[in-house]
RNA sequence: GGGGCCGUAGCUUAGCUAGGUAGAGCGACGGGCUCAUAACCCGUCGGUCGCCGGUUCAAAUCCGGCCGGCCCCA
Numbered sequence: 001g002g003g004g005c006c007g008u009a010g011c012u013u014a015g016c017u018a019g020g021u022a023g024a025g026c027g028a029c030g031g032g033c034u035c036a037u038a039a040c041c042c043g044u045c046g047g048u049c050g051c052c053g054g055u056u057c058a059a060a061u062c063c064g065g066c067c068g069g070c071c072c073c074a
Stems, first nucleotide, its partner, number of pairs: 001073007010026004020057001027045006050066005
């Protein structure tokens, strides 16, 4: 230098093919239960969907560029 895959909540990630309300588990916080702790149960909090732009009535999803990570080739 060229090619492929990946980037979504504090962590691990689903959703992307085929555009239509952004989800789950863990975690944190509050409550229930218990003499108490753990476990268990209920609730709450938490997101620039890597960044910028394009297409569209509507983009995490499609298109372009860039940034970062991993792998392959040179």
Predicted 3D model of a 74-nucleotide RNA (transfer RNA) from a DHVE2 group archaeon. Rfam family: tRNA. About the family: Transfer RNA (tRNA) molecules are approximately 80 nucleotides in length. The prediction has a mean pLDDT of 83. NCBI's taxonomy places the organism under Archaea, Methanobacteriati, Thermoplasmatota.